The part of an RNA shown here (small-subunit ribosomal RNA, 5' domain) has 526 nucleotides and comes from an uncultured prokaryote.
RNAcentral holds the full RNA, with entries from ENA.
[in-house]
Context: one part of a larger RNA
RNA sequence: GAUUGAACGCUGGCGGCAGGCCUAACACAUGCUAGUCGAACGGUAACAGCAGAGCUUGCUCUGGCUGACGAGUGGCGGACGGGUGAGUAACGCGUAGGAAUCUACCCAGUAGGGGGGGACAACUUGGGGAAACUCAAGCUAAUACCGCAUACGCCCUACGGGGGAAAGCGGGUAUACUUGUAAGCUCUUGCUAUUGGAUGAGCCUAUGUCGGAUUAGUUAGUUGGUGAGGUAAUGGCUUACCAAGACUACAAUCCGUAGCUGGUCUGAGAGGAUGAUCAGCCACACUGGAACUGAGACACGGUCCAGACUCCUACGGGAGGCAGCAGUGGGGAAUAUUGCACAAUGGGCGCAAGCCUGAUGCAGCCAUGCCGCGUGUGUGAAGAAGGCUCUAGGGUUGUAAAGCACUUUAAGCAGGGAGGAAGGCCAGUUAGUUAAUAUCUGACUGGAUUGACGUUACCUGCAGAAUAAGCACCGGCUAACUCCGUGCCAGCAGCCGCGGUAAUACGGAGGGUGCAAGCGUUAAUC
Numbered sequence: 001g002a003u004u005g006a007a008c009g010c011u012g013g014c015g016g017c018a019g020g021c022c023u024a025a026c027a028c029a030u031g032c033u034a035g036u037c038g039a040a041c042g043g044u045a046a047c048a049g050c051a052g053a054g055c056u057u058g059c060u061c062u063g064g065c066u067g068a069c070g071a072g073u074g075g076c077g078g079a080c081g082g083g084u085g086a087g088u089a090a091c092g093c094g095u096a097g098g099a100a101u102c103u104a105c106c107c108a109g110u111a112g113g114g115g116g117g118g119a120c121a122a123c124u125u126g127g128g129g130a131a132a133c134u135c136a137a138g139c140u141a142a143u144a145c146c147g148c149a150u151a152c153g154c155c156c157u158a159c160g161g162g163g164g165a166a167a168g169c170g171g172g173u174a175u176a177c178u179u180g181u182a183a184g185c186u187c188u189u190g191c192u193a194u195u196g197g198a199u200g201a202g203c204c205u206a207u208g209u210c211g212g213a214u215u216a217g218u219u220a221g222u223u224g225g226u227g228a229g230g231u232a233a234u235g236g237c238u239u240a241c242c243a244a245g246a247c248u249a250c251a252a253u254c255c256g257u258a259g260c261u262g263g264u265c266u267g268a269g270a271g272g273a274u275g276a277u278c279a280g281c282c283a284c285a286c287u288g289g290a291a292c293u294g295a296g297a298c299a300c301g302g303u304c305c306a307g308a309c310u311c312c313u314a315c316g317g318g319a320g321g322c323a324g325c326a327g328u329g330g331g332g333a334a335u336a337u338u339g340c341a342c343a344a345u346g347g348g349c350g351c352a353a354g355c356c357u358g359a360u361g362c363a364g365c366c367a368u369g370c371c372g373c374g375u376g377u378g379u380g381a382a383g384a385a386g387g388c389u390c391u392a393g394g395g396u397u398g399u400a401a402a403g404c405a406c407u408u409u410a411a412g413c414a415g416g417g418a419g420g421a422a423g424g425c426c427a428g429u430u431a432g433u434u435a436a437u438a439u440c441u442g443a444c445u446g447g448a449u450u451g452a453c454g455u456u457a458c459c460u461g462c463a464g465a466a467u468a469a470g471c472a473c474c475g476g477c478u479a480a481c482u483c484c485g486u487g488c489c490a491g492c493a494g495c496c497g498c499g500g501u502a503a504u505a506c507g508g509a510g511g512g513u514g515c516a517a518g519c520g521u522u523a524a525u526c
Base pairs, nucleotide, nucleotide: 001526002525003524004523006522007521008520009519010518013373014372015371016370017369018368019366020365021331026329027328028327030326031325032324035076036075037074040073041072043069044068047067048066049065050063051062052061053060054059055058083284084283085282092209093208094207095206096205097204098203101201102200106197107196108195109194110193111192112191114148116146117145123138124137125136126135127134128133154162155161156160168189170187171186172185173184175182176181210256211255212254217247218246219245222244223243224242225241226240227239228238229237259281260280261279262278263274264273265272266271286307287306288305289304290303309320310319311318312317337363339362340361341360345359346357347356348355349354376406377405378404379403386397387396388395389394410467412462413461414460415459416458420453425447426446427445428444429443430442431441432440470515471514472513473512474511475496476495477494481510482509483508484507485506491498492497
């Protein structure tokens, strides 16, 4: 000199953009953070409509009939998104390659979608418990579950044999039949098997990746082979047997420290330091262990076991996990609101409408940083008064003020006012599909609409200099000097050093210098 996720002291007008627990991976009150689908299913607890009955004439009952929908079965999603950096010196990460693998949803292709069965929730009844919850009996549906048939690819001794799938829903139409269902045609979607792709994931190799030798030897599933098992897959991954290997001074092992990277800071560069925000990867989710489900987890807001802690209890037994967003206590020099909205972007579910989303978009707080603007402009010598100083003449503060003439950015008040909005809904035209001018899908046109921010940005008007300057320093380094007080005292100090009666170095004042909504100090890096 540059820099910072900074803190402290004094001071503080506005805006834009960013950033904001670096410490206790300490403990957490409260609210919210993952649901959705009735176009899979049986249904109807609530609300509304409709129909009917009763009548105290505006409330009672009945009916799943309709919109919808509590609880339940079922599907998909809760493996993403969000947080943190404890552990890890390692195929963890970075770079470059590889072969022995899987991949829900998505895209393209091929083939199939036949025929049966028995349950379990919900519900009803009964019981236990303070509660959490739970037991027994009975009824029932499905895209839940289980057989049978068929079988491309699969396996084997390959003539031949073996084992293995599936599910329907919805819209339209016309026929039977007019009890609300059935077979048909058609469209959309879903289902099964399989091939290829895409995406994601698992695995292997080479190489790089902090300090310590006052750590020199380490290793028995250890190193390799064979058989078997296991995995989606290779492999001591596991196991039995056999051999005795494997690593190491090019630093093994051990100890300490640490998430890694793109990057960031500095520097002319080489390098050094660092890894906040943003992005990629990894690891973790009260501590330790384990598996289940699933395409995917050994799963932050799932399960089980153990432990510590907290809470409830009728003492028999139960409940919990903010390193999600806010917020609290604690620790600390130190770090924010128990805010608004799903309008946009993205995600989950759904045919869709839509619902959910503390992701996200915004707002609030903080000079924490960077950038921009303002705190007036011109004129004005009687060089006013006052202050300071003086050789008592003067000098200086100083065109500074006052005065005169102007301006109105920002702030304030009032009015206007974009863009962020694409979509979705309704109607019509047209094209495709089709037996069909139904439906459905695409394109186009028109209409009514969808904004948290928001009193938005921006523009216009109004009034009035009105509402807005401090901080550090002045011996040398280093820009800036005098007076008074003090008298090796009180004190200053980054280094040299200053102060013992004329201190430009201490304290105050006047003046000056430098930066400026900041200025200094401290800490830290180059």